[in-house]
Context: one part of a larger RNA
Molecule: small-subunit ribosomal RNA, central domain
Organism: Rubrivirga sp.
């Protein structure tokens, strides 16, 4: 390379957009590049292979054939692919109507709670634990009432619920804004799928500058525990957590399951829309999502099973024994931390 694979054994890129590339719906006409057939030329000899022959045999040698899987020319074929033209509507998109949603961004507002401050009531404890102690408290704490300040997060509703490409999104209102879905079939007429490189987005932590800082809380300090305890428990507590702008670019970024299209028994719940059911009610049907259980089939098993891990096609990514090692070196990106790419010796 071929082959075989990628839920859990090694292996799906974190996600999207998308150039090149690969692949691509129905019908018709033309062409004949790919493709197929006939004929011709060439494909040196030796060697290889088959048969026959010469040295007693063999090695060796000779003859004939085959092979030389290729290239070129020519005459045809036209199913499929390509190319050109025409046409179609089911793929794709547009338009109109409609409802659903923690989709995104900005601004404003609200209540509960914690903490702090001021004042009132009140007095000796509070807090914490397995038990304690550190800690707080007669300079009046804890508790309780009133008022005030400030930051962060939004109980119930809340759901196997919803939305988003993923990361992710949860108080209310307003503004701006993206997508999906249902119904209508009015329009375009294959405009499609995938995508190396590229570009964009990307939790938490971390970094830079400036702000903010209630609670929580790496580091740190103290108290316990213990043989020790650089921990688990307790009392404190800085960075951080929050905001603005700019970086970082990782993750068990998980469904450990790439995307698209078609096909393949059912049962039951739930979300959105439409239709039927006299309008309602029970219910039924269709489309789109989201769960559970199972037939066939698949699987090493577990399990998957119309949301496939079934049956197929197309495109991308990735795997090839363990350790060494996601290391070294080089390159590249980054302020740094580090990221991306990514070996070998050696060893089992």
């Nucleotide at each position: 390379c071929u082959g075989g694979g990628u839920g859990u054994a090694a292996a799906g890129g974190g996600u999207g957009c998308g150039c090149a590339g690969g692949c691509g719906g129905g019908c018709g006409u033309g062409u004949a590049a790919g493709u197929c057939a006939g004929g011709g030329g060439u494909g040196a000899a030796a060697g290889c292979c088959a048969c026959c022959g010469g040295c007693c045999c063999a090695a060796c040698c000779g003859g004939u054939g085959a092979a030389u899987u290729g290239c070129c020319c020519u005459u045809g074929a036209u199913a499929c692919u390509g190319c050109a033209c025409g046409u179609c509507u089911u793929g794709a998109g547009u338009c109109c109507c409609g409802g659903a949603g923690a989709g995104g961004c900005u601004a404003u507002c609200a209540g509960a709670a914690u903490u702090c401050g001021u004042g009132g009531u009140g007095u000796a404890g509070c807090g914490g634990u397995g038990a304690a102690a550190u800690g707080c408290g007669u300079a009046a704490a804890u508790a309780u009432c009133a008022c005030g300040a400030g930051g962060a997060a939004u109980a119930c509703c809340a759901g196997a619920a919803g939305c988003g490409u993923a990361g992710g999104c949860g108080g209310a209102u307003a503004g701006c804004u993206g997508g999906a879905c249902g119904g209508g079939u009015a329009c375009u007429g294959a405009c499609g799928c995938u995508c190396a490189g590229g570009c964009a987005c990307g939790a938490a932590a971390g970094c830079g500058u400036g702000g903010g800082g209630a609670g929580c809380g790496a580091a740190c300090a103290g108290g316990a525990u213990u043989a020790g305890a650089u921990a688990c428990c307790c009392u404190g507590g800085u960075a951080g957590u929050c905001c603005a702008c700019g970086c970082c670019g990782u993750a068990a970024a998980c469904g450990a399951u790439g995307g698209a299209u078609g096909c393949u028994c059912g049962a039951u719940g739930u979300u959105g829309c439409a239709c039927c059911g006299c309008u309602u009610c029970a219910g039924g049907u269709g489309c789109a999502g989201u769960g559970u259980c199972c037939a066939a089939g698949c699987u090493a098993a577990c399990g998957c099973g119309u949301u496939a891990a079934g049956c197929a096609u197309c495109c991308c990514a990735c795997c090839u024994g363990g350790g060494g090692a996601g290391u070294a070196c080089g390159a590249u990106c980054g302020c740094a931390a580090g990221g991306u790419u990514g070996a070998a010796a050696c060893u089992c």